[in-house]
RNA sequence: CCACGAAAAGGCAAACCCGUCGUGAGGCGGGGGCGCAAAGCCACGGACCUCCGGGCAGGAGGCAGCCGGGUUACCGAAA
Numbered sequence: 001c002c003a004c005g006a007a008a009a010g011g012c013a014a015a016c017c018c019g020u021c022g023u024g025a026g027g028c029g030g031g032g033g034c035g036c037a038a039a040g041c042c043a044c045g046g047a048c049c050u051c052c053g054g055g056c057a058g059g060a061g062g063c064a065g066c067c068g069g070g071u072u073a074c075c076g077a078a079a
Stems, first nucleotide, its partner, number of pairs: 004076002011036002016031006034065001040071003044068003048062005
């Protein structure tokens, strides 16, 4: 260094509640804390969700805490 995940410091923050934005999925801020070693970042592939479409085809979105992929990074026991 790659990889790995014991400890400590520090970090993030599910459900739920309040406010706010959005038709919605959902976003943001506050409380909260189930969990997380990339639960940092990027919608590139798949899944899932929403809206438009009579339906299909198709279109526009969301989700990074569903799985891959890309990229950056703190600490340092054991193997």

This is a predicted structure of a 79-nucleotide RNA (c-di-GMP-I-GGC riboswitch aptamer) from Rubrobacter sp. The sequence was found by an Rfam model in a public genome assembly. The model forms 94% of the base pairs in the Rfam consensus. The organism belongs to Rubrobacter, within Bacteria.